[in-house]
RNA sequence: UUACAAGGGGUGCUCACGGUUGUGGGCUGAGAUAAUACCCUCAAACCUGAUUCGGAUAAUGCCGACGUAGGGAUGAAAAGUAU
Numbered sequence: 001u002u003a004c005a006a007g008g009g010g011u012g013c014u015c016a017c018g019g020u021u022g023u024g025g026g027c028u029g030a031g032a033u034a035a036u037a038c039c040c041u042c043a044a045a046c047c048u049g050a051u052u053c054g055g056a057u058a059a060u061g062c063c064g065a066c067g068u069a070g071g072g073a074u075g076a077a078a079a080g081u082a083u
Stems, first nucleotide, its partner, number of pairs: 001078002004075002006041004011035001012027006046071003052065004
């Protein structure tokens, strides 16, 4: 690094129609159809702090700070490289 098996995680904002569920469009992103798809498994996805702070935006964890923070889920193989 690859495939296999197992496990962990997130799914927001906004507009229109509908008004019981919902359907379609726009924005960011790997993922915003809960898809067996996407991401991650200690070189860490994600959560807490957070109804936080600063900057942008139609709006939103959209971007940054916080963050060398605290927590957080693996095994055995194959190939290559280096020592």